[in-house]
Predicted 3D model of a 352-nucleotide part of an RNA (large-subunit ribosomal RNA, domain IV) from a marine sediment metagenome. Its mean pLDDT, the model's own confidence on a scale to 100, is 86. It matches the Rfam family "Bacterial large subunit ribosomal RNA". Rfam links the family to the GO terms ribosome and structural constituent of ribosome.

Context: one part of a larger RNA
């Protein structure tokens, strides 16, 4: 010096990103216990006291002769003494120390997130992520929808049947969940437009029997191409639909100080963000401003609202309980620190 331990004057978080780590607390009995609350909790809240051993007293219950009872039994009731047990009270006594060791909660206040128990990155992430009960929407009438799969089968769903099954989103509970169907999607509609294969066959080309004024014309057959017309869904079109994908404005003026703008005008839009919440895990400017806490606070809490760029099941706002979650503060406690010291063990190191 390294690792693991032990002790430490005075101070007690001044350490540090951060009380990380250490220390404190700790068992049982008794007293006592707040806000809040879904009345269950919170709660072991918090905060106090007691605990060894030896006497004495009381109480309780156990065993227990006599005695009594009857259904005479391996019965029931029942108490004196004795024995032993528990509890309480009281007195004494030893030690520095009586839960004498070991085992063995530190606590409180406030905020955020997620309701909760649970699950997860086997080997850097345990969480606010996933799941969840609950909510909503959509599909599906049974050979169900949906899914796996074969050449054909076959199987799950389900030996279930819409209070069922499948898919999607949200995520206990409470109060709620606004406006927009223009775009995209989905559902419904069928008048018109467009539209495939197929049907259809007008017409045209090739070939040549024949005819010929030798230039050509050209039946039938075969063959190549093929217009009109008929022709479904889809798309165009017409409606509906947001707990479907999504979206939810700008400029100018205006009140008898000033400021502000309930109000008015105008442009655009499918509609212009409602209730709530708000410098937020979202706020750039920003350490916003005010208040609280500190001697001093870029963090924290309460407000304000000028929301760069909040907002309602991509859920909004609250919320008791819960959390090895995140943040701020306090009490207790401590070698984290001021500031280091000593000791123990094992290494390192030296000699052999």
């Nucleotide at each position: 010096c390294u690792a693991u331990c032990g002790u430490u004057a005075a101070g007690g978080a001044a350490c540090u990103c951060g009380g990380c780590a250490u220390a404190u607390u700790g068992a049982c009995c008794c007293c006592g216990u707040a806000a809040c609350u879904u009345c269950g909790g919170g709660a072991g809240a918090a905060g106090g006291g007691g605990u060894g051993c030896c006497g004495c007293a009381a109480a309780g219950g156990g065993u227990g002769a006599a005695u009594g009872a009857u259904u005479u039994a391996c019965u029931c009731a029942g108490u004196a003494a004795g024995c032993g047990c528990u509890u309480u009270g009281u007195g004494g006594u030893u030690a520095c120390a009586a839960a004498a060791a070991a085992u063995c909660g530190g606590c409180g206040c406030a905020a955020c997130c997620g309701a909760c128990u649970g699950u997860u990155u086997a080997c850097u992430a345990a969480a606010a992520a996933c799941a969840c009960a609950g909510g909503u929407c959509u599909a599906u009438g049974c050979u169900a929808a949906g899914a796996c799969u074969u050449a054909a089968c076959g199987u799950c769903g389900a030996c279930g049947u819409a209070u069922a099954u499948a898919g999607a989103c949200u995520g206990a509970c409470a109060c709620c969940u606004g406006c927009c169907c223009a775009a995209u999607g989905c559902c419904g509609g069928a008048a018109g437009g467009u539209u495939a294969a197929a049907g259809g066959a007008a017409a045209a080309g090739g070939u040549u029997a024949g005819c010929u004024u030798c230039g050509g014309c050209g039946a039938a057959g075969c063959u190549u191409u093929g217009a009109a017309c008929u022709g479904a869904a889809g798309c165009c079109c017409c409606g509906g639909u947001g707990a479907a994908u999504g979206g939810c404005g700008g400029c100018c003026g205006u009140a008898a100080c000033u400021a502000u703008g309930a109000c008015g005008g105008u442009c655009c839009u499918a509609a212009g963000g409602u209730a709530g919440c708000g410098a937020a895990g979202u706020u750039c400017c920003u350490u916003g401003u005010c208040g609280g806490g500190u001697a001093a606070g870029u963090u924290c809490c309460g407000a304000c609202c000028c929301g760069c760029a909040u907002g309602a099941a991509u859920g909004g706002u609250g919320u008791a309980a819960c959390g090895a979650g995140u943040u701020g503060c306090g009490c207790a406690c401590u070698g984290u620190c001021u500031c280091a010291a000593c000791g123990a063990u094992a290494g390192a190191c030296c000699c052999g």